[in-house]
Formats: sequence, C1' cells, structure tokens
RNA sequence: UAUGUUGAAGGGCAAACCUACCGAAAGGUAGGGACGCAAAGUUUCCGGUCUAAAGAGUCAUCAAAAACUCUACGACAGCGGGAUUGCUAGA
Repeated sequence: UAUGUUGAAGGGCAAACCUACCGAAAGGUAGGGACGCAAAGUUUCCGGUCUAAAGAGUCAUCAAAAACUCUACGACAGCGGGAUUGCUAGA
C1' cells in the first nucleotide's frame, strides 16, 4: 500500500406509515418518521420486476364507447450482476 474479517468514535443515508404536490399508472419530489444500510453514493450496460397514458390487435357496433390481449418510448440503483467515485480507521 492492496484485499478480506471484526471493533470503536465522528458524521452520512432513510423502509413502512402520515401530510402536501407532480404523474394515466407504476412511481417521484418536499416535510415528518426510522425498518434497515459500508456504498441504501452515481450510472439502465446485462438480467429481473412493476405500470400501460399512448399505439397495435381482438371483440362489439350503423358508427362509437366499454371490455380483453400485446407492446416501454414510463419506472425500480433499498431485486441481483457490471461499471465508476468515495468517509473514518484499532486489531
């Protein structure tokens, strides 16, 4: 110095739930709140999951609407992997 395991102190993040706002939804942002987290920092590159406004199809109809199916160009980094940056520091 690097890696792994396990401590201490300092600080960091913040699940569920509640309130407000945004969104068709999934979900997001802010405040409160802490289940947890050593990358629960960043990044959709790979896999996975969620949603389906819009589009396509089916059905229906005079024509529509409704209903049903498919699709991410929407989301999740606190689902896993990869990439990248990084705090403290005793054994």
This is a predicted structure of a 91-nucleotide RNA (c-di-GMP-I riboswitch aptamer) from Sideroxyarcus sp.
The organism belongs to Sideroxyarcus, within Bacteria.
The prediction has a mean pLDDT of 85.
It was read from a public genome assembly, where an Rfam model found it.